[in-house]
RNA sequence: GGCCCCGUCGUCUAGUGGUUAGGACACCAGGUUUUCAUCCUGGUAACAGGAGUUCGAUUCUCCUCGGGGCUA
Numbered sequence: 001g002g003c004c005c006c007g008u009c010g011u012c013u014a015g016u017g018g019u020u021a022g023g024a025c026a027c028c029a030g031g032u033u034u035u036c037a038u039c040c041u042g043g044u045a046a047c048a049g050g051a052g053u054u055c056g057a058u059u060c061u062c063c064u065c066g067g068g069g070c071u072a
C1' cells in the first nucleotide's frame, strides 16, 4: 500500500429501518445489619465524527478518525 472486521453508559455486551436504546458488573442514594460484606429497592449514565438515502437511521450508503486481522 491492498483487502476484511470492529467502534453503543465507567467496563462488558443486546439491539439488521418505527424501542422509553435493554441487560450484567461498577458507581450513587435508601432499606436490612452493632459495623463491614451479602441481600433488597430505586437512581445517574451511551449509539466515534460528518454527509447522504428515507416520512423516519444505532441499523442502509459514502468520507474521515481510531482499533484489530490477513497479505505484499
Base pairs, nucleotide, nucleotide: 001071002070003069004068005067006066007065010025011024012023013022018055027043028042029041030040031039048064049063050062051061052060
The RNA shown here (transfer RNA) has 72 nucleotides and comes from a Patescibacteria group bacterium. Model confidence (mean pLDDT): 81 of 100. Lineage of the source: Bacteria > Bacteria candidate phyla. It matches the Rfam family "tRNA". By type it is a transfer RNA.